[in-house]
RNA sequence: CCCCGUUUAGCUCAGCGGUAGAGCGGUCGCCUGUAGAGCGAUAGGUCGAGAGUUCGAAUCUCUCAACGGGGA
Numbered sequence: 001c002c003c004c005g006u007u008u009a010g011c012u013c014a015g016c017g018g019u020a021g022a023g024c025g026g027u028c029g030c031c032u033g034u035a036g037a038g039c040g041a042u043a044g045g046u047c048g049a050g051a052g053u054u055c056g057a058a059u060c061u062c063u064c065a066a067c068g069g070g071g072a
Base pairs, nucleotide, nucleotide: 001071002070003069004068005067006066007065010024011023012022013021018055026042027041028040029039030038048064049063050062051061052060
């Protein structure tokens, strides 16, 4: 320098044009001598940044950034 992949909740990841979700973790309650386990409830996201297309974008297009891989 060229090509490809990844970027979404605290963590690991779904979601591939039509209201952003799960598991674990957090908080509260029940239970318990205490804790854990179990059960119930609940909080938490400008979807890496900016722009474009569209009635509508996490999703499609462009630029940039971070990380990973391949090539020269």